A computed fold for a 73-nucleotide RNA from an Anaerolineales bacterium, annotated as transfer RNA. It matches the Rfam family "tRNA". It is annotated as a transfer RNA. The RNAcentral record of the sequence draws on ENA. NCBI's taxonomy places the organism under Bacteria, Bacillati, Chloroflexota, Anaerolineae, Anaerolineales.

RNA sequence: UCCUCGAUAGCUCAAUCGGCGGAGCGAGCGGCUGUUAACCGCUAGGUUGUAGGUUCAAAUCCUACUCGAGGAG
Numbered sequence: 001u002c003c004u005c006g007a008u009a010g011c012u013c014a015a016u017c018g019g020c021g022g023a024g025c026g027a028g029c030g031g032c033u034g035u036u037a038a039c040c041g042c043u044a045g046g047u048u049g050u051a052g053g054u055u056c057a058a059a060u061c062c063u064a065c066u067c068g069a070g071g072a073g
Base pairs, nucleotide, nucleotide: 001072002071003070004069005068006067007066010025011024012023013022019056027043028042029041030040031039049065050064051063052062053061
């Protein structure tokens, strides 16, 4: 320098063919319990890496860039 893959909640990951952004863990609150843990319920938490483009509509498609992993020279 070039090629491939990846970046989504605090963490690990989903999200079908472009059509309502979710789960588990964690956090907060409550229930249960003599208390803690466990268990049960509820709630909050997102500029979908950044900047543009296409589209009625983009996490998803296109372009550039940043970061990470792998490969070629």